A computed fold for a 475-nucleotide part of an RNA from a metagenome, annotated as small-subunit ribosomal RNA, 3' major domain. RNAcentral holds the full RNA, with entries from SILVA. It matches the Rfam family "Bacterial small subunit ribosomal RNA". Its mean pLDDT, the model's own confidence on a scale to 100, is 83.

Context: one part of a larger RNA
RNA sequence: UGACGGGGGCCCGCACAAGCGGUGGAGCAUGUGGUUUAAUUCGACGCAACGCGAAGAACCUUACCUGGGUUUGACAUGUGCCGGACAGGUGGUGAGAGUCACCUUCCCGUUAGGGUCGGCACACAGGUGCUGCAUGGCUGUCGUCAGCUCGUGUCGUGAGAUGUUGGGUUAAGUCCCGCAACGAGCGCAACCCUUACCCGUAGUUGCCAGCAGGUGGAGCUGGGGACUCUACGGGGACUGCCGGUGUGAAGCUGGAGGAAGGUGGGGAUGACGUCAAGUCCUCAUGGCCCUUACGUCCAGGGCUACACACGUGCUACAAUGGAGAGGACAGCGGGGAGCGACCUUGCGAAGGGGAGCGAAUCCCGAAACCUUUUCGUAGUUCGGAUUGGAGUCUGCAACUCGACUCCAUGAAGGUGGAAUCGCUAGUAAUCGCGGAUCAGCAUGCCGCGGUGAAUACGUUCCCGGGCCUUGUACA
Repeated sequence: UGACGGGGGCCCGCACAAGCGGUGGAGCAUGUGGUUUAAUUCGACGCAACGCGAAGAACCUUACCUGGGUUUGACAUGUGCCGGACAGGUGGUGAGAGUCACCUUCCCGUUAGGGUCGGCACACAGGUGCUGCAUGGCUGUCGUCAGCUCGUGUCGUGAGAUGUUGGGUUAAGUCCCGCAACGAGCGCAACCCUUACCCGUAGUUGCCAGCAGGUGGAGCUGGGGACUCUACGGGGACUGCCGGUGUGAAGCUGGAGGAAGGUGGGGAUGACGUCAAGUCCUCAUGGCCCUUACGUCCAGGGCUACACACGUGCUACAAUGGAGAGGACAGCGGGGAGCGACCUUGCGAAGGGGAGCGAAUCCCGAAACCUUUUCGUAGUUCGGAUUGGAGUCUGCAACUCGACUCCAUGAAGGUGGAAUCGCUAGUAAUCGCGGAUCAGCAUGCCGCGGUGAAUACGUUCCCGGGCCUUGUACA
């Protein structure tokens, strides 16, 4: 000087408390451990591994296993020699990869030669093989925490200190005051995006707002630039104004005005560093290793196994509910090998036809909710697992191993021990919708809107953190 303390002081954070809803019990989905297996490819392991890499494992992917092939190679560049186009078609064989046979067949150029392809030979290719404790890059975490440092000066023999401590204040090393310090840098804040209000500009979306036409209905038509909206530019919030308080400070508190008030809400943004944290399987790369194989091609299998254990979720256990009928209202987005209105067949998944739309123009589009009927506390008209049968769709192909539909079957489950998680407002809870990946396949992920709470006395305690101080046999 740090680090640590079941030392002290001050102060924060859904850290506790106050509340609301969960997890832990059930069934299923998914990841992991374990076990099994020819293989169940590999990585990730407290927080910060475990719906994680994987934003799509039937083949492919695929790295694993079994078997069948191949060796200048699936891919790159170059050299020498030889040869012909390569490709394509037909047939045999084969699980396919491949292999054999036949047919057809080059371009530029005067030869030489070149382009291109094949064969042989050689340099080499290739490796998701090892080392993340050799590395770059990228990332997680403490932590959006308020800290981390430097120059000069001063003090100290020195390590170092001072500044950065102190008194106030702040979300903040934020600002003020004081001070052997005076300044400065990286962080904080601001500048950026979005959302909330207004104005201007602009109307192939919007509007009967005002006019006219028109319909079974409809901005449907003429027309309009009012409104909504869209998207570009601007305004607006700064403790600016007033009262109180405070050191005539920074600020705090109350009020006015205002769409918004004291960082308005949200996002992007992550200082010096810590964990030899993670990744050699994104990529790059040193070293080591393989080189008729640890490379490469192919078929099938596996990654989907199942006595168990754990994590994360979905669906429930019902009446604030289930079922039937009728009625209403979004936003973000996506669409050409696509979205598909509408008509029609089917109980249905879906099939047949098919308008319009590369889209503010056409299409995909709510559910909870409201009205009404029924069920009456029951393992039930709750719950939907499991299983049998019959189908639809995608795809070369759904046996291992897809999703969905219909009929039948109807399991556990009556609110879950110890323990444990999230959340402070348009939040939690609850309801549906869209998208990426994608032929097909979400209860996951990333977004979107609808409905919409309760509680916070307080900081003693648990956890994490900041500043000062104290002890130390630790560095």